[in-house]
This record gives sequence, C1' cells and structure tokens, in this order.
RNA sequence: GCCGACGUAGCUCAGUGGUAGAGCAGCUGUUUCGUAAACAGCAGGUCGUGAGUUCGAUCCUCACUGUCGGCU
Repeated sequence: GCCGACGUAGCUCAGUGGUAGAGCAGCUGUUUCGUAAACAGCAGGUCGUGAGUUCGAUCCUCACUGUCGGCU
C1' cells in the first nucleotide's frame, strides 16, 4: 500500500427497516445469627463519528476513525 471482518450497557454478545434486549457484573428488597447462594425488583445505551437514501435507519449506501486478520 491492497483486501476482509468487527465497533451495540461496566464485560461477553443478540438484534438484518417500525421507539434496543439477554447473561454476568452493580444497586435495593426478601430470606439468614451473619456472609454466600437463591428469589423478586431497579438502574445503566445520543447503537464508533459524519453525511446520504427512506414517512421511518443499530440495520441499506458513502466517507472518516479505531481494533483484529490476510496479502505484498
């Protein structure tokens, strides 16, 4: 330099056009002499950035940026 994949909650990941979810972690409560575990609930996201298409974009298109891999 060229090619490809990926970027979504603190972490690991779903979600392939119609207002974004799970597990673990966190907080509160129940339970226990207490802790852990279990159970119930709560909170946490301008979906990497910018533009375009569309009535509507996490999703489609383009550019940029970051990470990883391949080729030279």
This is a predicted structure of a 72-nucleotide RNA (transfer RNA) from a Candidatus Gottesmanbacteria bacterium. The source organism's lineage runs through Bacteria, Bacteria candidate phyla and Candidatus Gottesmaniibacteriota. Its mean pLDDT, the model's own confidence on a scale to 100, is 83. Rfam family: tRNA. It was read from a public genome assembly.